SAM riboswitch aptamer (S box leader) from a Bacteroidota bacterium, 124 nucleotides, folded computationally. The model forms 94% of the base pairs in the Rfam consensus. Its mean pLDDT, the model's own confidence on a scale to 100, is 79.

């Protein structure tokens, strides 16, 4: 790259280097940037997911304890990823609801879902 679940309104920055862009594409919109973008490097931290713990709880193993399992929670940041402005930065596509109009649609609030995209975990 391709199927499958899950989760995406929490949390985390400094220095070197570099020299204009960035915030995935793409249209708008907005915002970040020469007070120095990206991208590399380095040290730090955050703590989603795997894992981990001698900690709690709850459920199961025919009661009780031991001990094991699943589930939740809580903790740690030694290990695998991962991540460190704005909700995945909003919106686009479907419905609903309000507002608004004579009527209808544009346009505008708001609320569900899909798409795409990330991030793990697992398939083959």
């Nucleotide at each position: 790259g391709a199927c499958u679940c899950a989760u995406c309104c929490a949390g985390a920055a400094g220095g070197g280097u570099g020299g204009a862009g960035g915030g995935g594409g793409u249209a708008g919109g907005c915002c970040c940037u020469a007070c120095g973008a990206a991208g590399c490097c380095c040290u730090g931290g955050c703590a989603a997911c795997c894992g981990c713990a001698u900690c709690c709880g709850a459920u199961c193993g025919u009661u009780c304890c031991c001990c094991g399992g699943u589930c939740g929670g809580u903790g740690a940041a030694a290990g695998g990823u991962g991540c460190c402005a704005a909700u995945u930065c909003c919106u686009g596509c479907c419905u609903c609801g309000c507002a608004a109009c004579a009527u209808a649609g544009c346009c505008g609030c708001g609320a569900g879902g899909a798409u795409a995209g990330a991030u793990g975990a697992g398939u083959g």